[in-house]
Context: one part of a larger RNA
RNA sequence: AGUAUACGGUGGAUGCCUUGGCUCUCAGAGGCGAUGAAAGACGUGACUAGCUGCGAUAAGCUGUGGGGAGGUGCUAAUAACCUUUGAUCCGCAGAUUUCUGAAUGGGGCAACCCAAUACGUUGAAGACGUAUUACCAUGAUUCAUGGAGCAAACCCGGAGAACUGAAACAUCUAAGUACCCGGAGGAAGAGAAAACAAUUCAGUGAUUCCCUAAGUAGUGGCGAGCGAACGGGGAAUAGCCCAAACCUGACUGUAGCAAUACAUUCAGGGGUUGUAGGACUGCAUUUAAGAGUAAACAUUUAAGCUGAACCCUGCUGGAAAGCAGGACCAUAGGGGGUGAUAGUCCCGUAAGCGUUCGAUGUUUGCCUGAGCAGUAUCCUGAGUAAGGCGGGGUCGGAGACGCCCUGUCUGAAUCUACCAGCACCAUCUGGUAAGGCUAAAUACUACUGAGAGACCGAUAGCGAACUAGUACCGUGAGGGAAAGGUGAAAAGCACCCCGAAUAGGGGAGUGAAAUAGUACCUGAAACCGUAUACUUACAAGCGGUCGGAGCACGAAAGUGUGACGGCGUGCCUUUUGCAUAAUGAGCCUACGAGUUACACCUGACUGGCAAGGUUAAUUCCGUAAACGGAAAGAGCCGUAGCGAAAGCGAGUCCUAACAGGGCGCAUAGUCAGUCGGGGUAGACGCGAAACCUUGUGAUCUACACAUGGCCAGGAUGAAGCCCCAGUAACAUGGGGUGGAGGUCCGAACUAUUUUGGGUUGAAAACCAUUUGGAUGAGCUGUGUGUAGGGGUGAAAGGCUAAUCAAACUGGGAGAUAGCUCGUACUCCCCGAAAUGUUUUUAGGAACAGCCUUGGUAUUAAUUGUCAUAGAGGUAGAGCUACUAAUUGGACUAGGGGGCUUCAACACCUACCAAAUCCUAAUAAACUCCGAAUGCUAUGACAUCUGACCAGGAGUGAGGCUGUGGGCGAUAAGGUCCAUGGCCGAGAGGGAAAUAACCCAGAUCUACAUCUAAGGUCCCUAAAUCUAUGCUAAGUUGAUCAAACGAGGUUGAAUUGCUAUGACAGCUAGGAUGUUGGCUUGGAAGCAGCCAUUCAUUUAAAGAGUGCGUAACAGCUCACUAGUCGAGUGAUUCAGCACGGAAAAUAAUCGGGCAUCAAGCAUAGUACCGAAGAUUAGAACUCGAAAGAGUGGUAGGGGAGCAUUCUGAUUGCGUCGAAGGUCAUUCGUGAGGAUGACUGGAGCGGCCAGAAAAGAAAAUGUAGGCAUAAGUAACGAUAAAAACGGUGAAAAACCGUUUCGCCGCAAGUCCAAGGGUUCCUGAUCAACGUUAAUCGGAUCAGGGUAAGUCGGGUCCUUAGGCGUAGCCGAAAGGCGAAGCUGAUGGCAAAUCGGUUAAAAUUCCGAUACCGGCUAUAAUUGCGAUGGGGUGACGAAGGAGCGUAGCCACUGCGUAGAUACGGAUUUCUACGUUGAAGUAUAGGCUGGGCUGGUAGGCAAAUCCGCCAGCAUCAAGGUCUAUACGAUAGUAUACCAAAUCUUCGGAGGAGGUAAUAAUGUGGUGAAACACACUUCCGAGAAAAACCUCUAAGCUUCAGAUUAUAGCUGCCCGUACCGCAAACCGACACAGGUGGAUGGGGAGAAUAUCCUAAGGCGCUU
Repeated sequence: AGUAUACGGUGGAUGCCUUGGCUCUCAGAGGCGAUGAAAGACGUGACUAGCUGCGAUAAGCUGUGGGGAGGUGCUAAUAACCUUUGAUCCGCAGAUUUCUGAAUGGGGCAACCCAAUACGUUGAAGACGUAUUACCAUGAUUCAUGGAGCAAACCCGGAGAACUGAAACAUCUAAGUACCCGGAGGAAGAGAAAACAAUUCAGUGAUUCCCUAAGUAGUGGCGAGCGAACGGGGAAUAGCCCAAACCUGACUGUAGCAAUACAUUCAGGGGUUGUAGGACUGCAUUUAAGAGUAAACAUUUAAGCUGAACCCUGCUGGAAAGCAGGACCAUAGGGGGUGAUAGUCCCGUAAGCGUUCGAUGUUUGCCUGAGCAGUAUCCUGAGUAAGGCGGGGUCGGAGACGCCCUGUCUGAAUCUACCAGCACCAUCUGGUAAGGCUAAAUACUACUGAGAGACCGAUAGCGAACUAGUACCGUGAGGGAAAGGUGAAAAGCACCCCGAAUAGGGGAGUGAAAUAGUACCUGAAACCGUAUACUUACAAGCGGUCGGAGCACGAAAGUGUGACGGCGUGCCUUUUGCAUAAUGAGCCUACGAGUUACACCUGACUGGCAAGGUUAAUUCCGUAAACGGAAAGAGCCGUAGCGAAAGCGAGUCCUAACAGGGCGCAUAGUCAGUCGGGGUAGACGCGAAACCUUGUGAUCUACACAUGGCCAGGAUGAAGCCCCAGUAACAUGGGGUGGAGGUCCGAACUAUUUUGGGUUGAAAACCAUUUGGAUGAGCUGUGUGUAGGGGUGAAAGGCUAAUCAAACUGGGAGAUAGCUCGUACUCCCCGAAAUGUUUUUAGGAACAGCCUUGGUAUUAAUUGUCAUAGAGGUAGAGCUACUAAUUGGACUAGGGGGCUUCAACACCUACCAAAUCCUAAUAAACUCCGAAUGCUAUGACAUCUGACCAGGAGUGAGGCUGUGGGCGAUAAGGUCCAUGGCCGAGAGGGAAAUAACCCAGAUCUACAUCUAAGGUCCCUAAAUCUAUGCUAAGUUGAUCAAACGAGGUUGAAUUGCUAUGACAGCUAGGAUGUUGGCUUGGAAGCAGCCAUUCAUUUAAAGAGUGCGUAACAGCUCACUAGUCGAGUGAUUCAGCACGGAAAAUAAUCGGGCAUCAAGCAUAGUACCGAAGAUUAGAACUCGAAAGAGUGGUAGGGGAGCAUUCUGAUUGCGUCGAAGGUCAUUCGUGAGGAUGACUGGAGCGGCCAGAAAAGAAAAUGUAGGCAUAAGUAACGAUAAAAACGGUGAAAAACCGUUUCGCCGCAAGUCCAAGGGUUCCUGAUCAACGUUAAUCGGAUCAGGGUAAGUCGGGUCCUUAGGCGUAGCCGAAAGGCGAAGCUGAUGGCAAAUCGGUUAAAAUUCCGAUACCGGCUAUAAUUGCGAUGGGGUGACGAAGGAGCGUAGCCACUGCGUAGAUACGGAUUUCUACGUUGAAGUAUAGGCUGGGCUGGUAGGCAAAUCCGCCAGCAUCAAGGUCUAUACGAUAGUAUACCAAAUCUUCGGAGGAGGUAAUAAUGUGGUGAAACACACUUCCGAGAAAAACCUCUAAGCUUCAGAUUAUAGCUGCCCGUACCGCAAACCGACACAGGUGGAUGGGGAGAAUAUCCUAAGGCGCUU
């Protein structure tokens, strides 16, 4: 370490449970709100964080009804209280009801701020209390009434998409849907005919809704689709009122002297329709009915009351309601609870009683409401009907297009009239428009009550069973969780022990049970352990399976382990094909995908009735709401067809007609249930990128607007000006002054160029280094604007909240997906395809083909072999047999060339060449010929398939191999056909392994037999078999090799030489003319050229086969002789070998190995060898039997198992259900049963029914647990060390002493933002990247004090809101006035002390500002009006000399030690001091008088004009005096505390003991003052002044003094950071002020002070 067992841990599945949901039914209610809603904020308890309740009367107050003993909510304990004088509690009616919110006095960043008026608290200011004060509409306008906003669906209207479907897309569809907007009600809307219908007679009688008509008529790129009405059956029923004519009255006007008349308007009466009616004239007259209103009576109704029967006996048990026995009630045996399952224990239930507010009904009163005749005149809805043009509605998409609505232009009639009846006309019929109201039947449910469920049961059911729209995320719109269970009862573990312990554990005790201990029922799996048994350290392993030694346990049966051996490449998906190195899964548990609806279509089965079958809505009856029964015949299907139709009809159509033919007739349907399939719906599940629509975002970033801020230091030296020179005058030159510039160098700041690092980071863009700009088109803070096909963009498609070639959020929406993935139990039967045609089609689809299931029949039509008879033009073959092509030659027309001076004739020609002949000879698109096979037909024999109809499919990517071909290169594991086989979908044996090759088709069992392919030395079953050869290369041993080379070897054949001596070796010779000639510098056998390369001597010897020399020389060879003594050469063919021969994990035939073989070849015998065949047994299918069959993917068919719930029935259970963990056993299987332990309350069997009905995979969802791994890392390399203290424990805490780091910061102070982090005490589980005694952690307590600081009560900028007004389908968009709005303007305080934590806030001292009152003095006061002021740019260089700092001197205090000197010396520290007031000085510079036509009126003010004066106000800075007896340093005294007893320490107290020196440097301020420049540089209030109305006794104003008064909010702490923005205690980001010393130009850089730190391993 593995396996097994036992026992644990972790974890939270399973079972059981339910307080919560879901879906409905019946009733109710259908709104709330200015009498302040919905929704909130903040409060409210003795103690109170949350929920609930309530509101300063605050878990409540009053009255009244009920009720009757306890109570102070969830929520325990304690405290304090209430209650029979009736509490708590329940119903009803009241009171109170902070602040926000329509929000309404004004404002505003909701829950805050600020007012006015009246009255009151005091005498005023200031402060407080109560009430009132918004806007719009209408009206009778000082007033009254109404509106406003919120809320789930339903309803009406305005406006109105897209995805999608059409396999593309534009008309069309989706759809008048979604969304947005306006409005109303309990319903809304519609509604009492200018309606239908009919054309032969008719007929109906408002609207709405249901069933049907009907998927019909229609419409429609006549595509996809869309789709009525009439009529019929039902539900419910209800009809009315104005305008006008006419009459009367009134105001006003006109006419008139007046009476009066006329006209407009108003009011009352009258009147309301089509057979026309009414007015008018005449006659007559009051009932039916009603939806209105009031009263009385009845019924119903809240909280609530009464309410039968066992406190029976025994048993088990912790407990009885269980079991056994015996009783009782029942108009009550619904339900729940009680220690297990209760009619008789409790709450209740049936039934009865009571009853506020209300509701309903009845009756009565009031109110409204009618007839007949006549027909002269009058009335009966006008910019209307209708028409033209353009749209929309309807089934109707412009069509032959009626009807309805209307944007626009026109424009009637008046009852002898007008409209309609699907163009139009006539006749006929129906009706009377241009005014209005109208219940019921219908739709919906946020809410209340009573109930129900073949709905869920904590990953389910609402997102939410629990402090859930919570925590958390996001700027925001918005998104959005997890989380239930002790026990009957807390009886929730007294006490003891271990431990640092209030952690945790062990005892003890409670309890039926504590392995029920609050991490609590049951307690599975992954995962992690402990113990025991066996095994394991030479072993290669998809981990199993077959055999099996040994060991352990056991009485045995058996169980556990498993050395060694054989065989053996997971699962799924997708594929021609996967162990594949193609996809998916870390593991476990739970969840997770063909469902539901429909008068739709089609088929099968079952059932009813049958030439018929059947009801729908609805109604009635019964009942327990869903249900059952009955009625209902509307309607549908069938019973007759044919034709385009008229039409005819067992026939009809085609035709003039016949004939002929097509379709029919000779009959079976229909309704219901279940199942298969289709259609329409999301339609098996998950999955886009996108499109549209309403909103949310400019806290990031882009640009813009307004208002503020910032830029060390150094350098260069433009214009202008001055001086000199110079010129007639300019010009020009030199010097100086001056200080320009998208100038230069370079910090802050800003940007991000290079390189490196980082890349599971320190950081979702940084660090180090380096670099660009750095007075400008600069950078930056605050406030504000621009918004999604939009913005913004010095332009990169950049940026628009870590998102951009169209943001984000919700919705349409389950968009669509011919695409990918996934799709869950078993057994049995059959079993494909990867082909054809077509396709905007090629990975999809339709039809056909192939599969399956059922059926049909007087069916045998199938397939094979043989025989016979046929058609045919392939293979082959052939070509003086065609067509086309073609080798060599002969012959020869024709042509070319040569020759002939040219030409002609002739001649020649290794030129081209027809025809002919000889020879050779090709063809898929040649054939004089021509098979095999296949095909057709007939017959015989064998076989058992085939055909047709109907339901259901899948397939339409194929692959390899043999053969015949095309393409290609007679390449491809290539591609395209044909024809077989196999794989696909096929296991087994062989080929080492190896889809397809060879053999062979697996129902199951067998330790039986025989074989196939292939094998028989060992691995490894079977021959080291028999016989004969070959190979020497380990060739080979199951094939990856050639041309070519070669004296390898074996065999065969042909042909030389050879005993007259061959071949090979050895010995010797190999000569002469001659150095042949030529060539050459030379060439002599041997550079080259030429040859009858000749001749001579010879046994033989080339004018030379090689080597060699400059050329010779030299060495050889050919050739010859001798020696030797038998075979020796050449060529060709065949077998086996050799070279040729280089590749990637490992050299290898599979390995070891093998050589007369274990190689190769030939012949033979035996054996082995498969899931084949046979044998024995068994199961199932088909078949009457005999018998046959049973591999299988897609797919079809059949039969079953399991889960949950329901009905009926039958059972089990505290003497122990379900669930869990093991074991045994039964079944082919899914599965079933039994036993043991656990568990502690429910659960089965049988027969049926209904489904949220079966998981291993979807980069599935959720949770848990592993792995990597005790691995990486522990976040700036500024750094620690020692001692002491505390403590259980100290590297980190505290103290001390050293060391180190920052020091334009890593110090100090503000703003934003955060929100208690501040201080103290206690604590250490978690948080802190480690420990922790520590902490920005946890718990508790404490802490923020203002007239002067900041903001409000003041002002205005950009901008926002917005009255009047303008515009717009609506929502809404603009917008004078006005309001609001700081980043700006604007009254006033300093020093010191003090706390654990606050101070310009408290205290001390000293000041200042506004207001009020009083007093005194003076007096023209008075504004929302006029004027002034407020009031403004950039750059530059000077002046002044303060603060600070430095130096020196004086003084105070302390110290001075080593050799010398001695207090004259040296060293260290200190030597300080505000606002304000007064005085002095510097800088700056305006005052008076007169006139006046402008400043919307006035003005004494301002402006303008004229004149006079130069005194000096005011502002500001500095100095000095007061402030000043402050305080600090120093010295002395000294408490607490600690102590090593030496001392340390220093709260507190005492003492004025020392400069108001000099010099240097020099911010700020003076002051935007001055200078220069061009880009020409806020507003308003406060303040000063002037007058108007008005008042001038008062009031008011000014000055002085005294007294009083001064409101609200912020104030802690962090604040370049551990507290803000970045998910973090994050190397990043974050505006302003200050910022000492030395060196230095400097805020660079280095060192350092104060101060702060050493960066949490």
A computed fold for a 1657-nucleotide part of an RNA from a Chitinophagales bacterium, annotated as large-subunit ribosomal RNA, half A. Its Rfam family is "Bacterial large subunit ribosomal RNA". Gene Ontology terms of the family: ribosome and structural constituent of ribosome. Taxonomically the source falls in Chitinophagales (Bacteria, Pseudomonadati, Bacteroidota, Chitinophagia). It was read from a public genome assembly.